[in-house]
Molecule: small-subunit ribosomal RNA
Organism: lake water metagenome
RNA sequence: AGGGUUUGAUCCUGGCUCAGAAUGAACGUUGGCGGCGUGGAUCAGACAUGCAAGUCGGACGAAUCUCACUUGGGUAACUGAGUGGGGGAAGUGGCGAAAGGGGCAGUAAUGUUUGGGUACCUACCUUGGGGUCUGGGAUAGCCUUCCUAACGGAAGGGUAAAACCGGGCGAUUUGGGAAACCAAGAAAGGCAACGCCUCAAGAGGGGCCCAAAUGGGAUUAGCUAGUUGGUAAGGUAACGGCUUACCAAGGCGAUGAUCCCUAGCGGGUGUGAGAGCACGACCCGCGCCAUUGGCACUGAGACACUGGCCAGACUCCUACGGGAGGCUGCAGUCGAGGAUCUUCGGCAAUGGGCGAAAGCCUGACCGAGCGACGCCGCGUGUGCGAUGAAGGCCUUCUGGUUGUAAAGCACUGUCGAAGGGGAGCAAGCCGAAAGGUUGAGAGUACCCUUGGAGGAAGCACGGGCUAAGUUCGUGCCAGCAGCCGCGGUAAGACGAACCGUGCGAACGUUAUUCGGAAUCACUGGGCUUAAAGGGUGCGUAGGCGGGUAUAUAAGUCGAGGGUGAAAGCCUCUAGCUCAACUAGAGAAGUGCCCUCGAAACUAUAUGUCUUGAGAGAGAUAGGGGCAUACGGAACUUCCGGUGGAGCGGUGAAAUGCGUAGAUAUCGGAAGGAACGCCGGUGGCGAAAGCGGUAUGCUGGAUCUUUUCUGACGCUGAGGCACGAAAGCUAGGGUAGCGAACGGGAUUAGAUACCCCGGUAGUCCUAGCCCUAAACGAUGAGUACUAGAUUGUGGACUGACAUGGGUUCACAGUCGAAGCAAAAGUGUUAAGUACUCCGCCUGGGGAGUAUGGUCGCAAGGCUGAAACUCAAAGGAAUUGACGGGGGCUCACACAAGCGGUGGAGCAUGUGGCUUAAUUCGAGGCUACGCGAAGAACCUUAUCCUGGGCUUGACAUGGUAGAAGUAAUUCUGUGGAAACAUGGGAUGGCCGGUAUCCAAUCCGGAAGCUAUCACAGGUGCUGCAUGGCUGUCGUCAGCUCGUGUCGUGAGAUGUCGGGUUAAGUCCCAUAACGAGCGAAACCCUUAUUUCCAGUUGCCAGCGAGUAAUGUCGGGGACUCUGGAGAGACUGCCGGUGUCAAACCGGAGGAAGGUGGGGAUGACGUCAAGUCCUCAUGGCCUUUAUACCCAGGGCUGCACACGUGCUACAAUGGUGCGUACAAAGGGAAGCAAACCCGCGAGGGGGAGCCAAUCCCAAAAAACGCGCCCCAGUUCAGAUUGGAGGCUGCAACUCGCCUCCAUGAAGUUGGAAUCGCUAGUAAUCGCGGGUCAGCAACACCGCGGUGAAUGUGUUCCUGAGCCUUGUACACACCGCCCGUCAAGCCACGAAAGGGGGGGGCAUCCGAAGUCGUUUCACCAAGAGGCGCCGAAGAUGAAACUCCUGAUUGGGACUAAGUCGUAACAAGGUAACCGUAGGGGAACCUGCGGUUG
Repeated sequence: AGGGUUUGAUCCUGGCUCAGAAUGAACGUUGGCGGCGUGGAUCAGACAUGCAAGUCGGACGAAUCUCACUUGGGUAACUGAGUGGGGGAAGUGGCGAAAGGGGCAGUAAUGUUUGGGUACCUACCUUGGGGUCUGGGAUAGCCUUCCUAACGGAAGGGUAAAACCGGGCGAUUUGGGAAACCAAGAAAGGCAACGCCUCAAGAGGGGCCCAAAUGGGAUUAGCUAGUUGGUAAGGUAACGGCUUACCAAGGCGAUGAUCCCUAGCGGGUGUGAGAGCACGACCCGCGCCAUUGGCACUGAGACACUGGCCAGACUCCUACGGGAGGCUGCAGUCGAGGAUCUUCGGCAAUGGGCGAAAGCCUGACCGAGCGACGCCGCGUGUGCGAUGAAGGCCUUCUGGUUGUAAAGCACUGUCGAAGGGGAGCAAGCCGAAAGGUUGAGAGUACCCUUGGAGGAAGCACGGGCUAAGUUCGUGCCAGCAGCCGCGGUAAGACGAACCGUGCGAACGUUAUUCGGAAUCACUGGGCUUAAAGGGUGCGUAGGCGGGUAUAUAAGUCGAGGGUGAAAGCCUCUAGCUCAACUAGAGAAGUGCCCUCGAAACUAUAUGUCUUGAGAGAGAUAGGGGCAUACGGAACUUCCGGUGGAGCGGUGAAAUGCGUAGAUAUCGGAAGGAACGCCGGUGGCGAAAGCGGUAUGCUGGAUCUUUUCUGACGCUGAGGCACGAAAGCUAGGGUAGCGAACGGGAUUAGAUACCCCGGUAGUCCUAGCCCUAAACGAUGAGUACUAGAUUGUGGACUGACAUGGGUUCACAGUCGAAGCAAAAGUGUUAAGUACUCCGCCUGGGGAGUAUGGUCGCAAGGCUGAAACUCAAAGGAAUUGACGGGGGCUCACACAAGCGGUGGAGCAUGUGGCUUAAUUCGAGGCUACGCGAAGAACCUUAUCCUGGGCUUGACAUGGUAGAAGUAAUUCUGUGGAAACAUGGGAUGGCCGGUAUCCAAUCCGGAAGCUAUCACAGGUGCUGCAUGGCUGUCGUCAGCUCGUGUCGUGAGAUGUCGGGUUAAGUCCCAUAACGAGCGAAACCCUUAUUUCCAGUUGCCAGCGAGUAAUGUCGGGGACUCUGGAGAGACUGCCGGUGUCAAACCGGAGGAAGGUGGGGAUGACGUCAAGUCCUCAUGGCCUUUAUACCCAGGGCUGCACACGUGCUACAAUGGUGCGUACAAAGGGAAGCAAACCCGCGAGGGGGAGCCAAUCCCAAAAAACGCGCCCCAGUUCAGAUUGGAGGCUGCAACUCGCCUCCAUGAAGUUGGAAUCGCUAGUAAUCGCGGGUCAGCAACACCGCGGUGAAUGUGUUCCUGAGCCUUGUACACACCGCCCGUCAAGCCACGAAAGGGGGGGGCAUCCGAAGUCGUUUCACCAAGAGGCGCCGAAGAUGAAACUCCUGAUUGGGACUAAGUCGUAACAAGGUAACCGUAGGGGAACCUGCGGUUG
């Protein structure tokens, strides 16, 4: 200190979220030791048991116990009586019990904090003065009797005091009085001691009063009757409506009364840079509470936690008649809860009560226990140690890593364990002294010894934020997740393992607070478009306010004083081994109060000034407002004339009007509304708004003058007024227009857009409504800060005019600086400042619900929450898209020629069928495609069936056998594969052996067995390589440097020309460059040179029936090498002096000459795992391999691509001419012979410029046919043959004879082609045994027509524009309906709560009053007040509720298509009506 997350990317706005610190915490996993702290936050719920307040015999009487002595009884034990001492229950009395301890329910002020004040009190303590005389009667205890279950109580007798009551003296106080004085009014034990009384004072403590500060809500705006004040009285320690009577009518409140909700306050604590924000555990101060409510008594002090009385609830006891109780003291129990401890030890210390003291009491306190709850400290070893062991994990199989880690060697000894020693906390107290004695903790801290690495490490995380990654498993499953988001077969995100990272006796999670968040902004934010300026003005309170002088001193500033408790924080020291912790000292405590001073500023007071503001005078412009009158054009209706068939309306129509005379036209009349031209980013008005003319009334503004007043000003919460259109009420009016409505069209539908009608309304008067995109989406005012230019209204200057200059006000445009996220704004600020008001704080829910208020209603104003999402949004950028625009191109259209679509057949596909009809390809870019050849083979997890298992094929290891392998002949079973036999032939290399080796040894090959493995046309083309298609041979796609922009990006690449072209030129913040285009390459067209066989043959020669046949030749054709040629080079014109275009010359060829090869960045997760290669997965007696047969050819049908035709530009017969390019040895095959023919026989020649295939066909010539289903067409079928092949049944091709179907030019629609092209004619080749080839790939022959254009269809390129699209229009997206789920609102009602009001009842108790002949006292009675309770009416609030309403979210539901592009009717705002729904229409407004 920031990071993640909206987008394709960017900047901004804005929310969500993370990293930090903290906690009285809880939960999960784990857990060695110690110190110091800390621990019922929830039910102020209920409590068993024990303890928590007693003490004093030196205040009093005394039961009783005990000791000693005396005495009686008794043997004794023991016991009775007396005296003395000691202890002492219970009781009287004194002091204490009001402290200490606990809790935070209540309390928003009767509290607290800070600072002041005084109408007051104060036991114990301290100081000083004075006093302490004398009497009396009771009573408890005790004894006796009695009631009661108990608790308790009654009667009688008798006793003491420092208990109680008198008298005297009397300080002093109070009252009366002028005073003397009068009245009232205290205690006192027997010395000392301790006390006691009184007066005065102190210290400490308290009571009361004042000021300021101390939560939220206005969807709480009025509250108050002892209320506010006065007089009098009462009461209190004391002031006071504290209480009562009377009098007055006040008091509080937008600076927030009253009411509701929440809450103990402070010192402080957490966090934060601070300001703040949140909190108020432990510790300290204050307040309040003590089962709930009320009440008083006692007392110095209470309305009293462990006192009393009453009432209520609850619990317990009971003999049923009555009684008892109060843990929010310490422990402890139950309950509720995520959750919080021992029914411990001790008064040794500190402190408290009582006491003269010893001492007693003390759950205050000191300690221990439990809990990793927190903070702090320590340890779990240290050093050396590489063969980098084993094991684990990964691996490219080489290795890497765990890892010096372990083992091993050498050491140390903290903590823990065992044993031994051992302070300090102790001061006091007793005692004359000597001396004695007191420790709960605890044998603690600490020290020593023993032994030995021995007893002591986990948790979370590893996609980014955020330090740290690999493998396996899983397969949108299981799961993770703080946010973004992971998971659909190669997951660094799930689970596991290994490894790593962080922290470490802990680590994570959850919850909460602050921070980050400048995300409520005082420090320190905003409001044109992101959320946000009120529709506009007038004006109240309030806030702010010109120059100058004097005074004051409230604010302000300075100095000093008081206070701001201690603890805490901070600094410096010191003590525990350190630290946490603790102690001492200081500082700080930003605050409050007092005193003195200053007088600049603010303020206040008093003067004064004129520039702000206003007034006066003179002049001016104007659709400013209100009222009245008048006018013309147009329109409609009515009357009349002319006229005669249509008019009207639309994209096209129809409804409608019209022969009963329309429309059109002329004349006349009536009516209502609106005011053409002028008219203009021109004028006026606060805004809404205002437009014919005249008159009247009236508001404001501007200019000039500087005559007057003298700060009179600005803003403005509430308030008041005005406020388009629509709408409402009442009454008029109604020509045109026109929601609703009716009809006609359009359409799938059309509740719309279009058309014909048409009611409210639009108009007027009076009254409501009060809202708009009421917009400049920009509140009002003042001052300052470059200009240029235009308009409107004035003034001045100038002799006058044109013109120019100066100045004021208003209205615009462009722009400097500045500002802004940018767009933009820019003296009319969105700049720089000041003042005042309004408003905003993520999106949705929602301007909704509810409450209030206004309105006749419609509805307006004010205005939430639950829930839900991680975005919603602004500006700009690049693309893509548009039923946006501009420019340009293409057989894209048009102009043409020929086809397809109809028929038959061929072929591919779909579908159907089937045991199987293997698989792939699917708009263009699948469909005569993979397949350049499915009878078997091919051929496949295609089907049926039969076999085989280291395999049909490869490599390696181990073991083994042998006339073994291989070759060949032959048998059995069998469909074959295969299984099982027989015979023949038959041995490589080296070595060994005297000779002889297939034989022995070793090796190779082969075989058998076995192990690794082979194999897969199995899956995934969405894991891939490679290859290919398409956009598209379209002209594009980029880079470096520079420049511009915060940035994404832009520029370059745009613009003007030009081109086939981002081709070239010019211009230019760009200058250059690359991949593409072009060129280079091949072929073709012309020509030159060279060469001349197998090609050629002009000339020469030879030969033949004939032929380059032969000798020869190189002229020609041709072949194949090397060159030339074409470059807008030349001329003219156009053009910017350009690029280039148009025309021409020359030329075989002219503007790229024709054709080909060549395919930029990229797009389609395009195609292919079945060419090949390959990751992963799957299979392994099978998805591998072998074999037989079948299938891929199956046929109601649909589509694509073709062939052949429908005929006379033809068919047919005969004759006859001219190619190119190819192929040929398992081949092409001539001549010749046979056959009608397919073909057969034959075999010359040819490995081919030599021979063969090989006949070119159309064309041309001469006949026939004569427009017919034909002498067209040839399908189909029958018969007979031929060929290939192991084999033509399923299922080949060909020939001959016979048969002779559909078809007479093809609907909607659609394809190709711009010249040697289309059309037409034949020829060849590959594959191949043969062939379903009419396919495909090539070759040549004959050889057109049309267009010179870009309106339209399709596609493409560039520029521009809009966008809510970016998976990019096959996009996005709205609403109803249907289903599920969630929260909320309404609702007949139902239930609860707190507070107040009214009436009744009235406990305890204080006060008053009263009482039996009289006085005094008491019980009692009565009265006022009075808690709980009962009843009633209302308000508020919470819960619930059949049903109902909208909302949010959900899977790929239904209906449409509203919005985003001109979104196909521009959209939106307000209002009104209508409609399944989005919506549509009317009126006015806005441009977003």